[in-house]
Context: one part of a larger RNA
Molecule: large-subunit ribosomal RNA, domain IV
Organism: Glomeris pustulata
RNA sequence: CUAUAGCUAAGGAACUCUGCAAAAUAACCCCGUAAGUUAGCGAGAAGGGGAGCUCAUAGCAAUAUGAGUCGCAGUGAAGAGGUCCGGGCGACUGUUUAGCAAAAACACAGCUCUCUGCUAAGUCGUAAGACGAUGUAUAGGGGGUGACGCCUGCCCAGUGCUGGAAGGUUAAGGCGAUUUGUUAGCGUAAGCGAAGCUUUGAACUGAAGCCCCAGUGAACGGCGGCCGUAACAAUAACGGUCCUAAGGUAGCGAAAUUCCUUGUCAGGUAAGUUCUGACCCGCACGAAAGGCGUAACGAUCCGGACGCUGUCUCGGCUAUAGACUCG
Numbered sequence: 001c002u003a004u005a006g007c008u009a010a011g012g013a014a015c016u017c018u019g020c021a022a023a024a025u026a027a028c029c030c031c032g033u034a035a036g037u038u039a040g041c042g043a044g045a046a047g048g049g050g051a052g053c054u055c056a057u058a059g060c061a062a063u064a065u066g067a068g069u070c071g072c073a074g075u076g077a078a079g080a081g082g083u084c085c086g087g088g089c090g091a092c093u094g095u096u097u098a099g100c101a102a103a104a105a106c107a108c109a110g111c112u113c114u115c116u117g118c119u120a121a122g123u124c125g126u127a128a129g130a131c132g133a134u135g136u137a138u139a140g141g142g143g144g145u146g147a148c149g150c151c152u153g154c155c156c157a158g159u160g161c162u163g164g165a166a167g168g169u170u171a172a173g174g175c176g177a178u179u180u181g182u183u184a185g186c187g188u189a190a191g192c193g194a195a196g197c198u199u200u201g202a203a204c205u206g207a208a209g210c211c212c213c214a215g216u217g218a219a220c221g222g223c224g225g226c227c228g229u230a231a232c233a234a235u236a237a238c239g240g241u242c243c244u245a246a247g248g249u250a251g252c253g254a255a256a257u258u259c260c261u262u263g264u265c266a267g268g269u270a271a272g273u274u275c276u277g278a279c280c281c282g283c284a285c286g287a288a289a290g291g292c293g294u295a296a297c298g299a300u301c302c303g304g305a306c307g308c309u310g311u312c313u314c315g316g317c318u319a320u321a322g323a324c325u326c327g
Base pairs, nucleotide, nucleotide: 001322002321003320004319005318006317007316008315010313011312014311019308028050029049030048031047036041038147052069053068054067055066056065057064058063070074082306083305084304085303086302087301088300089298090297094106095105110145111144112143113142114141115140116139122131123130124129148293149292150291151290153223154222155221158220159219160216161215162214163213164212167211168210169209173205174204181197182196185192186191224242225241226240227239228238251285252282263279264278265277266276267275
């Protein structure tokens, strides 16, 4: 010096990205226990007190009460919650990157849309066949959201889906006008040319689809600009105008979203780019890719406080094992 342990004056987070690590708390009994709340909880909340041994009394006893007594120390060693306050996210218990991530990610009960009438839809298989299901719409498949509470606005122009069938377009097929070649025949010749075979294939007929007409957003998605205006100023309830399918409603908002930004004000600190409460100028929140709340829960993340400490001021000492020297 390294590792692992033990102790440390005074201070007590000044350390540091962060109280990381360590310290502290601790089992049992008694007292006592707030906000909030879904009345279950929160809760072991918090915060206090007790404990050995001897004798007496009461009791069958465990034990209780009283008196006395020893030690620095009585759950005499070991083992055994730190606590509180505020906020974000996710309701919760669960699940996950076997070997850098356990989470706010996944799942979840609940909600909702959609398909499916049974030889179901869907899935596997070339098929036979199987699953679905020895089920039958209170069932089964798929998509989304994610307990609960209050709610879930406007747009159907585009895309998708569903429905419609008048018109337009439209395949094979049907029908087969016309046409080509060939030649019996006719004609002096040029040429014409039946039937058959062959070649061509017009009009007409002809479904779904598409065009078209509607509906549909807890379908994919979308949810404006400029100018002016009130008896100081500022602002604009109000007006004008352009565009659109419609111009973002409620709620929330410098937010896990705010660039400018350490926004501004307030709180907390002696001092606060973090935190909390407000404001709203939302670069670029917003309603099941759900919005906003929410008791309980969390090896979650952020901020604060008490206790406690070698994290630190700032080091020191000790033990053991290495390192090092000799062998």